[in-house]
């Protein structure tokens, strides 16, 4: 100076801490959806892009590939689309339980990084 992400800004306070805005998540009517049977704890569910299929291999961990999903400041800014290139496809949580969902209730404002991408078209603002 930037990137991923909701994870920023402001106010009060000596401080600990408290409050507000903004952004993000969860629960939660009607209507709609689901509803049976079989099987089985294959329990079910949430945040997130982080799913699915095939092959190989292990005691376990894992590796490769297809499809699918996500991300990528410099010589102007933001957004969308296309092409190419590079990178990622994790981790954690609830605790037997949650479809959607107005009112309403409630929670978070972390952490990690420099993979320093290019081209074309359109729109907006300056």
């Nucleotide at each position: 100076g930037g990137c991923c992400g909701a994870a920023u800004u402001c106010c009060c306070g000596c401080g600990a801490g408290g409050g507000a805005a903004a952004c993000g998540g969860g629960g939660g009517a009607a209507c709609c959806a689901c509803a049976c049977a079989c099987a089985c704890u294959u329990g079910g569910g949430g945040u997130g892009a982080a799913g699915u299929c095939g092959c190989c291999g292990u005691a376990a961990c894992g590796g490769c590939g297809g499809c699918a999903g996500g991300g990528c400041a410099g010589c102007a800014c933001u957004c969308u689309u296309u092409c190419a290139g590079c990178c990622c496809u994790a981790a954690c949580c609830c605790g037997a339980c949650a479809g959607c969902u107005a009112a309403c209730c409630u929670c978070g404002u972390a952490g990690g990084c420099c993979a320093c991408u290019g081209a074309a078209a359109g729109a907006g603002g300056a």

The prediction has a mean pLDDT of 79. This is a predicted structure of a 126-nucleotide RNA (c-di-AMP riboswitch aptamer (ydaO/yuaA leader)) from a soil metagenome. The sequence is in RNAcentral, with records from MGnify.